Overview
Predicted 3D model of a 120-nucleotide RNA (SAM riboswitch aptamer (S box leader)) from an Ignavibacteriaceae bacterium. The organism belongs to Ignavibacteriaceae, within Bacteria. Model confidence (mean pLDDT): 81 of 100. Of the family's consensus pairs, 97% are formed in the model.
[in-house]
RNA sequence: UUCUUAUCAAGAACGGCGUAGGGAACAGGCCCGUUGAUGCCGUAGCAGCCGGUCCGGCAAUUGCCGGAUGUCGGGUGCUAAAUCCUGCCUUCCCGAUUUAUCGGGAGGGGAAGAUGAGAU
Numbered sequence: 001u002u003c004u005u006a007u008c009a010a011g012a013a014c015g016g017c018g019u020a021g022g023g024a025a026c027a028g029g030c031c032c033g034u035u036g037a038u039g040c041c042g043u044a045g046c047a048g049c050c051g052g053u054c055c056g057g058c059a060a061u062u063g064c065c066g067g068a069u070g071u072c073g074g075g076u077g078c079u080a081a082a083u084c085c086u087g088c089c090u091u092c093c094c095g096a097u098u099u100a101u102c103g104g105g106a107g108g109g110g111a112a113g114a115u116g117a118g119a120u
Base pairs, nucleotide, nucleotide: 002119003118004117005116006115007114008113013043014042015041016040017039021032022031023030026087027086028085029084044079045078046077048076049075050074051072052069053068054067055066056065057064058063083112088109089108090107091106092105093104094103095102096101097100
């Protein structure tokens, strides 16, 4: 870098540096930001995944499944808002009308993205 797969409405902030934009990309919306955001560094924290530890179950026997534990500093990751929301397809409800579309609301799927694990 690419592929596969699981998850994505939970959780968690202070200090220093620094300066004008930032919330992945594009568009629309909505937010954050000179009371200093985004970013970087330090410290602290969180507990999703992997691992650890403990417990339980199993037609299992270096296995599989489930639960608990962050008072587990072990690997990552994360610490505004649902992945901030929508965009493509589709189901239902309501309304409008030029009867096939439009608007509003609720849900399902997809795409894209993020993170872990495995592979490359």